Record summary:
The prediction has a mean pLDDT of 88. Predicted 3D model of a 346-nucleotide part of an RNA (small-subunit ribosomal RNA, central domain) from an uncultured bacterium.

[in-house]
Context: one part of a larger RNA
C1' cells in the first nucleotide's frame, strides 16, 4: 500500500476563509492530448510455457515456436474526459422589496440584591453545625430605618425559544455594522464543490503591564469530624474571578457524528417569511423538535436535520501497555503547546 473503516469498540481536524490539487451543470462547432482500432518497428541472450531431438531414464542439454505488462512511429475513429470558439439559464452570485433575531463592537442608563461608611431606635446576644468550636458582640454587634459609596451579574419575561462558522451571546437603549430567510424573477452567464500547506478567529485556567476590587474563592490559617484528615463541613481569606491592551491555543472545543449536492412513505408540535381561504382551514420557503415506513446497524439506535441510497474533495484509524511519553525540531516571556517514536512487556 491495497482492502475495509471513523454516534458509543482505534479513527471527524475546535471553527472559518482560503492558495496549490483533485472534482464540476446543459447545449454547438472544432481539435484529437487522455481513450479506442489498425498496421510497422522496437522488447538482447539465458530463464519461463508449448512441441521435437541428444545422453539407457531423469535431471540436464539442443534446437524450434509461442509470449513478453510495455515503449517509439504512422494510419485511422469520435461516444466520454479534456484543449479551443460560441451559446443557455436550472448550479452560483447580483439587484429591488419586505421580514427576523441573547448576531459583533462602543457609549449612555435602570432596579433587586450584596458587602461598607455615618446617624438614629434598642439590648444581650449574633452566627454557624449532624452536633459545636473557631469567628464578631456592652469600645454596643445581631436586628430595623433614613442617607451615601462601590464593585459585580442581570430575578419574573423564559420557552426540546432565537442569533451566530465554532467558541459563544440575556436588565433597558442610542449609534455604527455583519448575517440569515421568503417575494420578485430584473441583471450576470458555470463565476461552482472541497481545500493539503497557509491566514484568521478560538470556553475556563493560566501569564504580562497599568487599573479595578463588592462578591465568591485555588494557595494559606483556624475550629470541627477522625485511628489518621494535608479532604469532605464551619469561620475567615490572597492570587484570581472584573476593566484595558498583548499572550497563551487548549476542552467531553460534543450531535463523542467533516463539507457540498442529489434522492428515497407520512405523522405530529414550534419559530419565522409568503400565497390563499367559505376565516374554520387549506398550500409553499426556511429553521428547530418529537414519532415513525422503506432502509441502515452488533445492537442501542439513526430515519428528508440519516447513522438509508449514490456523487466529489479533505482529515484521521490499524493490539493493550510503555506514550500523547523520550529524543530532535517549531511556537511560547514563562507555564506549556505543536509533531512524536523505538526497546521492552501482555
Nucleotide at each position: 500500500u491495497u482492502g475495509g473503516g471513523u454516534u458509543u469498540a482505534a479513527a471527524g481536524g475546535g471553527u472559518g476563509c482560503g492558495u496549490a490539487g483533485g472534482c464540476g451543470g446543459u447545449u454547438u462547432a472544432u481539435u484529437a492530448a487522455g481513450u479506442c482500432a489498425g498496421u510497422g518497428g522496437u522488447g538482447a541472450a539465458a530463464g519461463a510455457c508449448g512441441g521435437u531431438c541428444g545422453c539407457u531414464c531423469a535431471a540436464c542439454g539442443a534446437u524450434u515456436g509461442c509470449a513478453g505488462u510495455g515503449c517509439c512511429a504512422u494510419u485511422g475513429a469520435u461516444a466520454c474526459u479534456g484543449g479551443u470558439a460560441g451559446a443557455c439559464u436550472u448550479g452560483a452570485g447580483u439587484u429591488c422589496g419586505a421580514a427576523u433575531g441573547a448576531g459583533g463592537u462602543a457609549g449612555c442608563u435602570g432596579g433587586a440584591a450584596u458587602g461598607g461608611a455615618u446617624a438614629g431606635u434598642g439590648u444581650a446576644g449574633c452566627g454557624g453545625u449532624g452536633a459545636a468550636a473557631u469567628g464578631c458582640a456592652u469600645a454596643g454587634a445581631u436586628a430595623u430605618u433614613a442617607u451615601c459609596c462601590a464593585g459585580a451579574a442581570c430575578a419574573c419575561c423564559a420557552a426540546u425559544u432565537g442569533c451566530g462558522a465554532a467558541g459563544g451571546c440575556a436588565g433597558g437603549u442610542u449609534a455604527c455594522u455583519a448575517a440569515u430567510u421568503c417575494g420578485a424573477u430584473a441583471c450576470u452567464g458555470a463565476c461552482g464543490c472541497u481545500g493539503a500547506u497557509g491566514c484568521a478567529c478560538g470556553a475556563a485556567a493560566g501569564u504580562g503591564u497599568g487599573g479595578g476590587g463588592a462578591u465568591c474563592a485555588a494557595a494559606c490559617a483556624g475550629g470541627a469530624u477522625u485511628a489518621g484528615a494535608u479532604a469532605c463541613c464551619c469561620u475567615g481569606g490572597u492570587a484570581g474571578u472584573c476593566c484595558a491592551c498583548a499572550c497563551u491555543g487548549u476542552a467531553a472545543a460534543c450531535g463523542a457524528u467533516g463539507a457540498u449536492g442529489a434522492c428515497u412513505a407520512a405523522c405530529u408540535g414550534u419559530u419565522u417569511g409568503c400565497c390563499u381561504u367559505u376565516c374554520g382551514g387549506g398550500g409553499u420557503g426556511a429553521g428547530u423538535g418529537g414519532u415513525a415506513c422503506a432502509g441502515a446497524g452488533a445492537a442501542a439506535u439513526c430515519g428528508u436535520u440519516a447513522a438509508g441510497u449514490c456523487a466529489u474533495c479533505c482529515a484521521c484509524c490499524u493490539g493493550g501497555g510503555g506514550a500523547g511519553u523520550a529524543c530532535g525540531c517549531c511556537g511560547g516571556c514563562a507555564a506549556c503547546g505543536g509533531u512524536g517514536a523505538a526497546a521492552c512487556u501482555c